[in-house]
RNA sequence: UCUUAUCAAGAGUGACCGAGGGAACAGGCCCAAUGACGUCCGGCAACCAAACAUCUGUUAUGGUGCCACAUCCUGCAAGAAUAUCUUGAAAGAUGAGA
Numbered sequence: 001u002c003u004u005a006u007c008a009a010g011a012g013u014g015a016c017c018g019a020g021g022g023a024a025c026a027g028g029c030c031c032a033a034u035g036a037c038g039u040c041c042g043g044c045a046a047c048c049a050a051a052c053a054u055c056u057g058u059u060a061u062g063g064u065g066c067c068a069c070a071u072c073c074u075g076c077a078a079g080a081a082u083a084u085c086u087u088g089a090a091a092g093a094u095g096a097g098a
Stems, first nucleotide, its partner, number of pairs: 001098007012041001014040003020031003025075004042067003047063003050059004071091001076088005
């Protein structure tokens, strides 16, 4: 880089740290000295492998992943009952394969 699946569920009243953070740009809306973000521990989930049962499950052992807000929302297109809403795309994230 390409293909494919998923992305409104779930996850701490812990320790350390100390100023920004929610991918990038723009607009909004939020989180944060009652300590966010990050790290560790802990946890969630079950994509791949494995084991067991067996045609679809279980376990959570290994490899990942994840743990504010829908991928926080919008941006492009189409539609509708048009201060808005719905669907899809794009972009992005993660797994598996190439």

This is a predicted structure of a 98-nucleotide RNA (SAM riboswitch aptamer (S box leader)) from uncultured Phascolarctobacterium sp. The coordinates come from a structure-prediction model, not an experiment, and the mean pLDDT is 87. The same sequence occurs in records of 2 taxa. Lineage of the source: Bacteria > Bacillati > Negativicutes > Acidaminococcales > Phascolarctobacterium.